Molecule: TPP riboswitch aptamer (THI element)
Organism: uncultured Prolixibacteraceae bacterium
RNA sequence: AUUUAUGCAAUGGGGUGUCCGCCAGCUGGCGGACUGAGAUUAUACUCAAAGAACCUGCUCCGGGUAAUGCCGGCGAAGGGAGUGCAAGGAAAAUUCCU
Numbered sequence: 001a002u003u004u005a006u007g008c009a010a011u012g013g014g015g016u017g018u019c020c021g022c023c024a025g026c027u028g029g030c031g032g033a034c035u036g037a038g039a040u041u042a043u044a045c046u047c048a049a050a051g052a053a054c055c056u057g058c059u060c061c062g063g064g065u066a067a068u069g070c071c072g073g074c075g076a077a078g079g080g081a082g083u084g085c086a087a088g089g090a091a092a093a094u095u096c097c098u
Stems, first nucleotide, its partner, number of pairs: 001094004006086004011048004016042001017034007054079003060073004
């Protein structure tokens, strides 16, 4: 000195379970409870490469619960959606000088 992290904009990505009761017999609709940012596809929530939002492994393993990815492991694993503008300081990376 430059870039990233920050903010904004539009754009894009993603998930939507478990149990109980009632109606119906189509396995769908309504109400309630649990966890959570989000569980009625929401004018919502969340994430976008410093990528755990989310998917695979997973009909996995340990713990716990009325039950469930409820909690932890797996996870320095494998995948996964990027552009622009603005400002300005801790940290990081690169280049130059001493």